């Protein structure tokens, strides 16, 4: 340089194919339980979906350019 895969909550990942209110587990916070803590139960916070544009009534999803990571080729 080039091809492919990936980038979504603090972490690991869904949702994308087929556009329609962004979710789960773990973690965190509050309450219950306990002598206390853990387990367990109830509730809660946390996201400009890598960036900027385009298409659309509407974009995590489609299109373009760029950035980052991994693998292959040169």
């Nucleotide at each position: 340089g080039u091809g492919c895969a990936g980038g979504u909550a603090g972490c690991u990942c869904a949702a994308c194919c087929c556009g329609g209110u962004a979710g789960a587990g773990c973690g965190c916070c509050u309450g219950g339980c306990u002598g206390a803590a853990g387990c367990c139960c109830a509730g809660g916070a946390g996201g400009u979906u890598g960036a900027c544009g385009g298409u659309u009534c509407g974009a995590u999803c489609c299109c373009g350019u760029c950035c980052c990571u991994g693998c292959g080729c040169a």

The prediction has a mean pLDDT of 82. This is a predicted structure of a 74-nucleotide RNA (transfer RNA) from a Gemmataceae bacterium. Its Rfam family is "tRNA". The family's RNA type in Rfam is transfer RNA. NCBI's taxonomy places the organism under Bacteria, Pseudomonadati, Planctomycetota, Planctomycetia, Gemmataceae. The RNAcentral record of the sequence draws on ENA.